Description:
Transfer RNA from a Candidatus Bathyarchaeota archaeon, 75 nucleotides, folded computationally. Rfam family: tRNA. Gene Ontology term of the family: triplet codon-amino acid adaptor activity. It is annotated as a transfer RNA. RNAcentral holds the sequence, with entries from ENA and MGnify. Its mean pLDDT, the model's own confidence on a scale to 100, is 80.

[in-house]
RNA sequence: GGGUCCGUGGCCUAGCCUGGAUAGGGCACCUGCCUCCGGAGCAGGAAGUCCCGGGUUCGAAUCCCGGCGGACCCG
Numbered sequence: 001g002g003g004u005c006c007g008u009g010g011c012c013u014a015g016c017c018u019g020g021a022u023a024g025g026g027c028a029c030c031u032g033c034c035u036c037c038g039g040a041g042c043a044g045g046a047a048g049u050c051c052c053g054g055g056u057u058c059g060a061a062u063c064c065c066g067g068c069g070g071a072c073c074c075g
Stems, first nucleotide, its partner, number of pairs: 001074007010027004020058001029045005051067005
């Protein structure tokens, strides 16, 4: 330098091919119930520029283009 794949809350992950608008789940965290206190269990809650910018579209995490970062392969 070229190619393929990946990037979504603190961490992990689904959704992307087939666009539909409150972005789902697990762990962790916070509050309450329970308990002598914790843990477990139950109930509730907070937390996301969906890597960045642009485009297409009535509508983009999803499609297109260009970047950035990572993994692997080739030279």